[in-house]
Molecule: SAM riboswitch aptamer (S box leader)
Organism: Sphingobacteriales bacterium
RNA sequence: UUCUUAUCCAGAAAGACAGAGGGAAUUGACCCAAUGAAGUCUUGACAACCUCCACGAAAGUGGGAAGGUGCCAAAUUCAACUCAGCAAUAAUGUUGAGAUAGAUAAGUU
Numbered sequence: 001u002u003c004u005u006a007u008c009c010a011g012a013a014a015g016a017c018a019g020a021g022g023g024a025a026u027u028g029a030c031c032c033a034a035u036g037a038a039g040u041c042u043u044g045a046c047a048a049c050c051u052c053c054a055c056g057a058a059a060g061u062g063g064g065a066a067g068g069u070g071c072c073a074a075a076u077u078c079a080a081c082u083c084a085g086c087a088a089u090a091a092u093g094u095u096g097a098g099a100u101a102g103a104u105a106a107g108u109u
Base pairs, nucleotide, nucleotide: 003107004106005105006104007103008102013043014042015041016040017039021032022031023030026080027079028078029077044072046070049068050067051064052063053062054061055060076101081098082097083096084095085094086093087092
């Protein structure tokens, strides 16, 4: 880097350095930010994908958190494309399902 599978409305922050942006990308909206953004480091937490233990033929169920990841504003902040329901003469609005894109894990190339 490719592909596959699963999950994505739950949960969880302090300190130091730093100094103006950030919320993946585009457009729009809406937020966060000098009462200190991004980033780096330390410590802590959250979660339970891999993992560990028990039970089980298996599927799986229950428990743990030592180890490998992840993660710690807001649903992946929301919308965008398609379909369906409803309202409306219509533009459009709204609800639901899906697609696309993305993130994370495990496997794979």